[in-house]
RNA sequence: GCCACGAAAGGGCGGCCCCGGCGAAGCCCGGGGACGCAAAGGCACGGGUCUAGGAGUCCUCGUAACGGCGCUCGCCAAGCGUCGCCAUCAAGGAUUCUAGAUGGCCGAGUUGCCGAA
Numbered sequence: 001g002c003c004a005c006g007a008a009a010g011g012g013c014g015g016c017c018c019c020g021g022c023g024a025a026g027c028c029c030g031g032g033g034a035c036g037c038a039a040a041g042g043c044a045c046g047g048g049u050c051u052a053g054g055a056g057u058c059c060u061c062g063u064a065a066c067g068g069c070g071c072u073c074g075c076c077a078a079g080c081g082u083c084g085c086c087a088u089c090a091a092g093g094a095u096u097c098u099a100g101a102u103g104g105c106c107g108a109g110u111u112g113c114c115g116a117a
Base pairs, nucleotide, nucleotide: 012037013036017032018031019030020029021028035104041110045107046106047105048102049101050100051099052098054097055096056095057094058093059092060091062089066084067083068082069081070080071079072078
C1' cells in the first nucleotide's frame, strides 16, 4: 500500500399489529409503531413461494327435456311418483395456460456511509 473482517460514531431501513386507500385476490401505497437488519438499498436474471378476475380441461352435486316402470283414467292423451340419463344451465372443487406478486425466501449481478482491534 492492497485485500478480508466489522468495534465505535453519525445515521438509515421499518417486522407483527392498528387506521386509511387501490385491487377479484395475492400484494402494494400512506400514517402510527418498531421485531429485527451491515445492504432489511435498488434489480424479477435463476430457483422457491403466494394469488386466480381471464382462457381451457376434468370431477362432484342439482335441474329442464328424453326413456323405462308404476298409479289415476273405458282407451289414447295428460298428470303424479320413481329410476336411469347425455347436452345445457347453476354451484363447488382440482389442474394447466395466461396474468399478477414476493428483493425482510435464497442465489446471481449492481450501487453504497464509517473504518478500531
Molecule: c-di-GMP-I riboswitch aptamer
Organism: Thermoanaerobaculia bacterium